[in-house]
Molecule: transfer RNA
Organism: uncultured Hippea sp.
RNA sequence: GUGGGUAUAGCUCAGUUGGCAGAGCAUUGGAUUGUGGCUCCAAGGGUCGCGGGUUCAAAUCCCGCUAUCCACCCCA
Numbered sequence: 001g002u003g004g005g006u007a008u009a010g011c012u013c014a015g016u017u018g019g020c021a022g023a024g025c026a027u028u029g030g031a032u033u034g035u036g037g038c039u040c041c042a043a044g045g046g047u048c049g050c051g052g053g054u055u056c057a058a059a060u061c062c063c064g065c066u067a068u069c070c071a072c073c074c075c076a
Base pairs, nucleotide, nucleotide: 001072002071003070004069005068006067007066010025011024012023013022019056027043028042029041030040031039049065050064051063052062053061
């Protein structure tokens, strides 16, 4: 350089036909417990990688870019 994949909460990941962004773990508070752990209840936490476009409406469709992974090509 060429082709393809991935990017969503602190971490690991879902997200259906475009229609109010979710789960588990973690964190915080509470219950339970002699303390801790386990268990249970509740809460906080998101520019959905960035910019633009289409649309009444975009995490989702289109274009460009960035980061990262894989394969191939070139040079050494």